This is a predicted structure of a 74-nucleotide RNA (transfer RNA) from a Candidatus Saccharimonadota bacterium. Its mean pLDDT, the model's own confidence on a scale to 100, is 83.
RNA sequence: AGGGGAGUAGCUCAGCUGGCUAGAGCAUCGGUCUCCAAAACCGAGGGUCGCAGGUUCGAAUCCUGUCUCCCCUG
Numbered sequence: 001a002g003g004g005g006a007g008u009a010g011c012u013c014a015g016c017u018g019g020c021u022a023g024a025g026c027a028u029c030g031g032u033c034u035c036c037a038a039a040a041c042c043g044a045g046g047g048u049c050g051c052a053g054g055u056u057c058g059a060a061u062c063c064u065g066u067c068u069c070c071c072c073u074g
Stems, first nucleotide, its partner, number of pairs: 001073007010026004019057001028044005050066005
C1' cells in the first nucleotide's frame, strides 16, 4: 500500500431481507420472600447503533468518506 472482518446499554452479544416502540443475558437499583443474607420471582433505570455526510416518506440496516482494533497479501 491492497483485501477481509469487527465497532449497538457498564460487560458479552442479537438485530444488518430498510418500516412493529432498538432488544436479550449478566451487572446495577427497587420490590416480594427471609430473623438477616443468598437464591428464586416481579419490576425499573440505562443507547447520539464508532464518527461525518448522502440516498429515501422512512436508515443500526443501503452508499461514500473517515477513526480504532483484529486477520491476510506484498